[in-house]
RNA sequence: UAAGAAAAAGCCAAACCUGUCGUAAGACUGGGACGGAAAGCCACGGAUCCAAAGAAAUGGACAGCCGAGUUGCCUUAA
Numbered sequence: 001u002a003a004g005a006a007a008a009a010g011c012c013a014a015a016c017c018u019g020u021c022g023u024a025a026g027a028c029u030g031g032g033a034c035g036g037a038a039a040g041c042c043a044c045g046g047a048u049c050c051a052a053a054g055a056a057a058u059g060g061a062c063a064g065c066c067g068a069g070u071u072g073c074c075u076u077a078a
Base pairs, nucleotide, nucleotide: 001077002076003075004074011036012035016031017030019028020027021026034064040070041069044067045066046065048061049060050059051058
């Protein structure tokens, strides 16, 4: 640097439910595991969603939708 998750040590946590916040999308917290080799971080570009709205524009959400950027455990190869 590249590939991979067979092993080993681990990590995260979908749906759903409790409580809280928010107009909402949704977020946080506790439980819970569908799954994940970055399901670590990041709102830069798209997609999608919400608010208001005739459309567009505007503001917001989302990283477990895709791409980009960035950091990292183990193994193998160079």
c-di-GMP-I-GGC riboswitch aptamer from a Desulfobacterales bacterium, 78 nucleotides, folded computationally. Of the family's consensus pairs, 89% are formed in the model.